[in-house]
RNA sequence: CAGGCUGGCCGGAUGAUCGCGUCACCAUCUUGAGUGGUGCCGAGGAAAGUCCGCGCUGCACAGGGCAGAAUGGCGGGUAACCCCCGCCGCGGGAAACCGUGGGAUAGGGCCACAGAAACAUACCGCUUCUAAUAGGGAGCAAGGGUGAAACGGUGGUGUAAGAGACCACCGGCGGCACAGUAAUGUGCCGGCCAGGCAACCCCCAUUCGCAGCAAGGCCAAGCAGGGAUGAAGCUCUUCUCUGGAAGGGCGGGGAACGGUCCGUUCCCCCGUUUCGACGAUAAUCCCGGGUAGGCUGCUUGAGUGUAACGGUAACGUUAUGCCGAGAGAGAUGAUCAUCCAGAGGACGGCCGUCUGCAAAGAUACCCCGUCUCCGGACAGAACGCGGCUUACAGGCUGGCCUGGCAC
Numbered sequence: 001c002a003g004g005c006u007g008g009c010c011g012g013a014u015g016a017u018c019g020c021g022u023c024a025c026c027a028u029c030u031u032g033a034g035u036g037g038u039g040c041c042g043a044g045g046a047a048a049g050u051c052c053g054c055g056c057u058g059c060a061c062a063g064g065g066c067a068g069a070a071u072g073g074c075g076g077g078u079a080a081c082c083c084c085c086g087c088c089g090c091g092g093g094a095a096a097c098c099g100u101g102g103g104a105u106a107g108g109g110c111c112a113c114a115g116a117a118a119c120a121u122a123c124c125g126c127u128u129c130u131a132a133u134a135g136g137g138a139g140c141a142a143g144g145g146u147g148a149a150a151c152g153g154u155g156g157u158g159u160a161a162g163a164g165a166c167c168a169c170c171g172g173c174g175g176c177a178c179a180g181u182a183a184u185g186u187g188c189c190g191g192c193c194a195g196g197c198a199a200c201c202c203c204c205a206u207u208c209g210c211a212g213c214a215a216g217g218c219c220a221a222g223c224a225g226g227g228a229u230g231a232a233g234c235u236c237u238u239c240u241c242u243g244g245a246a247g248g249g250c251g252g253g254g255a256a257c258g259g260u261c262c263g264u265u266c267c268c269c270c271g272u273u274u275c276g277a278c279g280a281u282a283a284u285c286c287c288g289g290g291u292a293g294g295c296u297g298c299u300u301g302a303g304u305g306u307a308a309c310g311g312u313a314a315c316g317u318u319a320u321g322c323c324g325a326g327a328g329a330g331a332u333g334a335u336c337a338u339c340c341a342g343a344g345g346a347c348g349g350c351c352g353u354c355u356g357c358a359a360a361g362a363u364a365c366c367c368c369g370u371c372u373c374c375g376g377a378c379a380g381a382a383c384g385c386g387g388c389u390u391a392c393a394g395g396c397u398g399g400c401c402u403g404g405c406a407c
Stems, first nucleotide, its partner, number of pairs: 001403010012339007020042002023039006044378001048389002051387005056212004063262004068208005073087005088101005102203002107201002109197003123144002125140006152170006171193002173190007216296004225287005233250007251269006270279003303322008340376001342374001344372006352363004
């Protein structure tokens, strides 16, 4: 200098005038969420997507099983997570780096077509016998073909021809030892050689109540209810003793988590009777009606800046400073001026180079000055926070890899 990989930051500034909103203070009045004045503050790195996790609110929940859902190497961080950090294996890349990750000997299922054959072999072929290139028998799975994939690979020994049949090395699998918190790695031994797919069913490990700010709370106002399910008793104790009352047990009716079962808990078991039954209640469900107004929830938070310490890091601890929208049909805007960042053009200057005896002329890149022209991306809170993903004109900047050149 060039190419590549990977992070971080900004994304307009200042002034003036007019305008909008919360809050604070002051004044005023027609006391109304009124009017006026002053002051502080007033959209984002993604506010987007709604993909995750929580805070918060309400309801439910003794406990347990089944079903269902999510995640998936190991270790750490965190309030938690499918997030972040570090490490390990595999794949891609020359590398920086990027992607990916439980199990296929627990079982089931699938692998079209082609091909001889897709867990099982002989189409071509090789060797050999039968006299023979025909036909047939025996042997082979090394070579060829088909395919995404053909019962490990390369080389050799051996053989009629071959083959882990045997040998060397490599790969997979298994055993032992060592290192490591672990994933895993290294060494030695053993011919054991048993494809792929689990975002197919499934198995293993871990985790998991539901709903959501339109959650909820308070005030005001207003209305209309109707229907369905819906209960047998038996027994014990105490008091009173005329009638009966109270409590307990068994039993019965109803209800309770996102699905289901066991279990548990809560509420109720009253009246009439011609003894057939009728009515009512606890609780739940269905249909229908009314209200949809105001206040609040609503911003000090797992917040943020700086420093020190600990840690490889993510991050944590301590100290110290800061307070940065809270709207409510939804505010934060408009105009002007100057400047800045960027692109193009014109003119001039500088360094270098060329021509020239010189004067001088010409001229590439970078840089500087003046003028002119265009021109600032993606995009907008609505309870809040931690992530991920996506979009982004222009600009600044860190680290790493590779190549070239110079010293």